A computed fold for a 73-nucleotide RNA from Daphnia pulex, annotated as transfer RNA. Taxonomically the source falls in Daphnia (Eukaryota, Pancrustacea, Allotriocarida, Branchiopoda). It matches the Rfam family "tRNA". The sequence is in RNAcentral, with records from Rfam.

RNA sequence: GCUUUCGUAGUGUAGUGGUUAUCACGGCUGUCUCACACACAGCAGGUCCUCAGUUCGAUCCUGGGCGGAAGCA
Numbered sequence: 001g002c003u004u005u006c007g008u009a010g011u012g013u014a015g016u017g018g019u020u021a022u023c024a025c026g027g028c029u030g031u032c033u034c035a036c037a038c039a040c041a042g043c044a045g046g047u048c049c050u051c052a053g054u055u056c057g058a059u060c061c062u063g064g065g066c067g068g069a070a071g072c073a
Base pairs, nucleotide, nucleotide: 001072002071003070004069005068006067007066010025011024012023018056027043028042029041030040031039049065050064051063052062053061
């Protein structure tokens, strides 16, 4: 340099065009306990990497950019 692939809460993930984006772990609060842990209940936490395009409508499709990984040279 070329090709392929990935980018979504703190971490890991689901989400094949539809109206305030899912789950687990983690965090916080409550119940329980002398206290802690466990368990149970609840809550918070997301500019869906970025810019443009297509569309009535984009996390999803197309193009550019940025970053990671693999392969080829």